RNA sequence: GGAGUCGGCCAGGCAGUCGCGGCUUCAUCUCGGCAACGGGAUGAGGGCGAGGAAAGUCCGGGCUCCGCAGGGCAAGGUGCCAGGUAACGCCUGGGCGGCGUGAGCCGACGGAAAGUGCAACAGAGAACAGACAGCCGAACGGUGCCGCAAGGCAUGCGUGGUGAUGGUGAAACGGUGCGGUAAGAGCGCACCGCGCGCGGGGACAACGCCGCGUGGCAUGGCAAACCCCACCUGGAGCAAGACCGCAUAGGGGAGCAUGGCGUGGCCCGCGUCGCUCCCGGGUAGGUUGCUUGAGCCGUGCGGCGACGCACGGCCUAGAGGAAUGACUGUCCACGACAGAACCCGGCUUAUCGGCCGACUCCUUUU
Numbered sequence: 001g002g003a004g005u006c007g008g009c010c011a012g013g014c015a016g017u018c019g020c021g022g023c024u025u026c027a028u029c030u031c032g033g034c035a036a037c038g039g040g041a042u043g044a045g046g047g048c049g050a051g052g053a054a055a056g057u058c059c060g061g062g063c064u065c066c067g068c069a070g071g072g073c074a075a076g077g078u079g080c081c082a083g084g085u086a087a088c089g090c091c092u093g094g095g096c097g098g099c100g101u102g103a104g105c106c107g108a109c110g111g112a113a114a115g116u117g118c119a120a121c122a123g124a125g126a127a128c129a130g131a132c133a134g135c136c137g138a139a140c141g142g143u144g145c146c147g148c149a150a151g152g153c154a155u156g157c158g159u160g161g162u163g164a165u166g167g168u169g170a171a172a173c174g175g176u177g178c179g180g181u182a183a184g185a186g187c188g189c190a191c192c193g194c195g196c197g198c199g200g201g202g203a204c205a206a207c208g209c210c211g212c213g214u215g216g217c218a219u220g221g222c223a224a225a226c227c228c229c230a231c232c233u234g235g236a237g238c239a240a241g242a243c244c245g246c247a248u249a250g251g252g253g254a255g256c257a258u259g260g261c262g263u264g265g266c267c268c269g270c271g272u273c274g275c276u277c278c279c280g281g282g283u284a285g286g287u288u289g290c291u292u293g294a295g296c297c298g299u300g301c302g303g304c305g306a307c308g309c310a311c312g313g314c315c316u317a318g319a320g321g322a323a324u325g326a327c328u329g330u331c332c333a334c335g336a337c338a339g340a341a342c343c344c345g346g347c348u349u350a351u352c353g354g355c356c357g358a359c360u361c362c363u364u365u366u
Stems, first nucleotide, its partner, number of pairs: 001362010012331007020049002023046010051337001055348002058346005063237004070268004075233005080094005095109001096107004110228002115226002117222002132166002134162003139159003142155005174192006193217001194215007202207001241288004251279006259273004295314008332335001
């Protein structure tokens, strides 16, 4: 100098003018009240006012309600080990496998010797396989020759042998060598690999190392195919729910009550007593839940780390058809994806550019 990996941060800045939504202070008016005070309106001032993803609603929780959620079936989810956490399918560290020269990255990573099933295209053949080309001529048969005969020789012609060679494929039933054979083949043997068993020592564990024995290899792949094994899951969600006010009045008709409703998969169990539908009529306003929270920042300590503990400081939207905007000036690197709606922790997806830190590889110079 170039290429790259991982982690963190920012998300146009500044000034002016006019607006918008909450909060708060003061003043005036007004309503209630003996008063303290409370409510409303107007005006002025002050302070606050979207995000790293507010998004998808995919997981996990808080909170709320239901009859406290018991049993069975079904359904869904998760799946190496240890730890973190309120919890998780998240995160951290480790193991194993794969990719990369490397920093690093990726992995639903239990079971395929319980059963069922699947494998497009190509290819001869896709699972206790297969003969297209090639190789062979041992066995049986045919043909020819020799021989009195038994038989011998030749021929690849028919039946056939062969998984060594070629070719196809994501995948073709361990690898190398020697023996063996008609040619071949774990057919036999040696070594390597693999499976299983035992033992030793390391690690909390997953797992790895070493040694011995054993099996000619039996067990090809797919379980985000059914399935098996282990573990987990009650349901609904802020339009949850609570309070005030108003309404659900009075009617007509039909059905069920060995029933109906409640629990939004079903059955049992449990609770409750009228329930459901149609015609017609009526109500649908306000307050709360609502932002102080597993909260944020800083320092110190413990831990490899996720994270935890202690101390100090801070308050940072809370609407309800829904505010957070518009214009002007100026500067630059010319500004992406995008907008809260009960609240948190994650994951995933979208994103113009820029900054910082750690590390890797290549090249050059000293």
Record summary:
Predicted 3D model of a 366-nucleotide RNA (Bacterial RNase P class A) from Rudaea sp. RNAcentral holds the sequence, with entries from ENA. Rfam family: Bacterial RNase P class A. Gene Ontology terms of the family: tRNA processing, ribonuclease P activity and dimeric ribonuclease P complex. Rfam classes the family as a ribozyme. Model confidence (mean pLDDT): 75 of 100. Of the family's consensus pairs, 94% are formed in the model. It is recorded under the gene name rnpB.